About this RNA
The RNA shown here (SAM riboswitch aptamer (S box leader)) has 95 nucleotides and comes from Hymenobacter persicinus.
[in-house]
């Protein structure tokens, strides 16, 4: 990098370092020298996967639930709005 499945109106930020952009693209709006991207800490949301527990089963699936040690995500605006709704993003799986 493909592909497949599922989510996507909720929720969550301080500091340092950095020095002009950033918000996927496009048009608009917005954010930004009262510090933008990045990159480090340190917190913190959320609960996809791992695990734990109940139900169902021969067993896998499947559903339900609690929790937050582990693997990933995420922390301005409804994925910021419009479009394209598999276009994008994240999670898993599989090549």
């Nucleotide at each position: 990098u493909u592909u497949u499945u599922a989510u996507a109106c909720a929720g969550a930020g301080g500091c340092g370092c950095g020095g002009a952009g950033a918000g996927a693209c496009a048009g608009g709006c917005u954010c930004g020298a009262c510090g933008a991207a990045a990159c480090g800490c340190c917190g913190g949301c959320a609960a996809c996967c791992a695990g734990c527990c109940g139900c169902c089963c021969a067993a896998c699936c499947g559903c339900g639930g609690a929790a937050a040690c582990g693997g990933u995500g995420c922390c301005a605006a409804g994925u910021c709005c419009u479009g394209a709704c598999c276009a994008u993003a994240u999670a898993a799986a599989a090549a």
The source organism's lineage runs through Bacteria, Pseudomonadati, Cytophagales, Hymenobacteraceae and Hymenobacter. Its Rfam family is "SAM riboswitch aptamer (S box leader)". Rfam's curators write: The SAM riboswitch is found upstream of a number of genes which code for proteins involved in methionine or cysteine biosynthesis in Gram-positive bacteria.